[in-house]
The RNA shown here (transfer RNA) has 72 nucleotides and comes from a bacterium. The coordinates come from a structure-prediction model, not an experiment, and the mean pLDDT is 84.
C1' cells in the first nucleotide's frame, strides 16, 4: 500500500428497515441472627464520527477514524 472483519450499557456480546436488549457488574428490596447464595426491581446508551437513501436507519450506501487478521 491492497483486501477482509469488527466498533451497540462499566465489561462480554445479541439485535435481517418499524418502541435498543441479554448475561455479568452497580444500587435498592426480599430472604438470613449476619454474610454469601438465591429471588425481584431500578439506574445506566449522541448504536465510533460525518454525510446520503427512505415516511421511518444500530440495520442500506459513501467517506473518515480506530482495532484485529491476511497478502505484498
Nucleotide at each position: 500500500g491492497c483486501g477482509c472483519a469488527g466498533u451497540u450499557a462499566g465489561c462480554u456480546c445479541a439485535g435481517c428497515g418499524g418502541u435498543a436488549g441479554a448475561g455479568c457488574a452497580u444500587u435498592c428490596g426480599c430472604c438470613u441472627u449476619a454474610c454469601a447464595c438465591g429471588c425481584g426491581a431500578a439506574g445506566g446508551g449522541u448504536c465510533a464520527u460525518a454525510g446520503g437513501u427512505u415516511c421511518a436507519a444500530a440495520u442500506c450506501c459513501u467517506a473518515u477514524a480506530c482495532u484485529g487478521c491476511g497478502c505484498a
Rfam family: tRNA. Its family is annotated with triplet codon-amino acid adaptor activity in the Gene Ontology. The sequence was found in a public genome assembly.